[in-house]
RNA sequence: CCGUACAGGACGGGGAGAUAGCGGUGCCCUGUUGCCCGGAAUCCGCUGACCGGGGUCCAUGCCAGGCAUCCGGGGUGUUCGCUUUCGAAACAGUUGACUCCGAGAGCGUUGAAGGCUGCAAGCCAUGCAAUGGGAAGUCCUGAACCCUGCCAGGUCCGGAAGGAAGCAACAGUACUGGAUAGAACAUGUGCCGUGGUCCAAUGCAACUGGAGCUGGAGGUGAUCAGCCACGCCGAGGGUUGACGCCACAAGUGCCUGGCGUACGG
Repeated sequence: CCGUACAGGACGGGGAGAUAGCGGUGCCCUGUUGCCCGGAAUCCGCUGACCGGGGUCCAUGCCAGGCAUCCGGGGUGUUCGCUUUCGAAACAGUUGACUCCGAGAGCGUUGAAGGCUGCAAGCCAUGCAAUGGGAAGUCCUGAACCCUGCCAGGUCCGGAAGGAAGCAACAGUACUGGAUAGAACAUGUGCCGUGGUCCAAUGCAACUGGAGCUGGAGGUGAUCAGCCACGCCGAGGGUUGACGCCACAAGUGCCUGGCGUACGG
């Protein structure tokens, strides 16, 4: 140095999720150089950790580790933004009250405000009416028999005299039905009446009085009260947003280390 056999390693990696944990299948990222067949999400296989079978490579090659950078996803926040829920009402907003100012308008010497008197209206009681309500009374009707009276005829008892029950008719009555009459009582009733009351307010009128009165477009406010959609404030939730921090990290770059055993030639 070569050959054969064996040992060791590699033939992609990572993130989230899941799991006691690890790896895989599935999702996402990276990467295009990274074997083949079979298995597997209420899953598959294991516990240095995919399993079973086969194949390839290991010195201009292969493997492992460290550092830097960094795709990417994840976590986190006394930060910012967006969004949402609850609360609050200091500020802001808004509404009303109140105060003050007040444009235009109307009424007024054919008499304003104010004063005084009367009446109305109001309230209380009451009459009448209306409406509702229906008592007593009166009249009519009225029982095939099971109501009353009187009971022709007929029936029954009796030798007879006489007696008994009793239908219809007639008269009456009970229930029922109807008519009349309408008492007590009641009232979300009345262009109705009577009496009383009437502080104030309202309307009308007379008298007095002698120049104001009504109304309010719009505004003012260290006032009061209400509301709170939005702003603002307080508390909480969410966030494929921004930013910061944390751990991981494919790929890339640099550095360091390792590459064995037996037999034969």
This is a predicted structure of a 265-nucleotide RNA (Bacterial large signal recognition particle RNA) from a Caldisericota bacterium. The sequence was found by an Rfam model in a public genome assembly. The prediction has a mean pLDDT of 76. The source organism's lineage runs through Bacteria, Pseudomonadati and Caldisericota.